[in-house]
c-di-GMP-I-GGC riboswitch aptamer from an uncultured Gammaproteobacteria bacterium, 85 nucleotides, folded computationally. It was read from a public genome assembly, where an Rfam model found it. The coordinates come from a structure-prediction model, not an experiment, and the mean pLDDT is 89.
């Protein structure tokens, strides 16, 4: 330096519930733990979700991100501990 353990110290928190914010996706706080070695942070690439506004439509319908997801993959960046190898 890599690596990542039936190690130590600590950390985060899915579903679900409540309140609040949002058109929605979703978010924040509290409760709660399925999991996580970056489940810390960043929408840069791919992907996924939503469609208020806008556009098309006879239309109930369709299209579109400027919205969202970092707990979908990649990438960037910062970081605790570290047995065996």
């Nucleotide at each position: 330096a890599c690596u990542g353990a039936u190690a130590a110290a600590g950390g985060c928190a899915a579903a679900c519930c409540a309140a609040c914010c949002g058109a929605a996706a979703g978010g924040u706080u509290g409760g709660g733990a399925c999991g996580c070695a970056a489940a810390g942070c960043c929408a840069c690439c791919g992907g996924u979700c939503u469609a208020a506004c806008g556009a098309a439509u006879u239309a109930u319908u369709u299209c579109u991100a400027u919205g969202a997801c970092a707990g979908c993959g990649g990438g960037g960046u910062u970081a605790c501990c570290u047995a065996a190898g």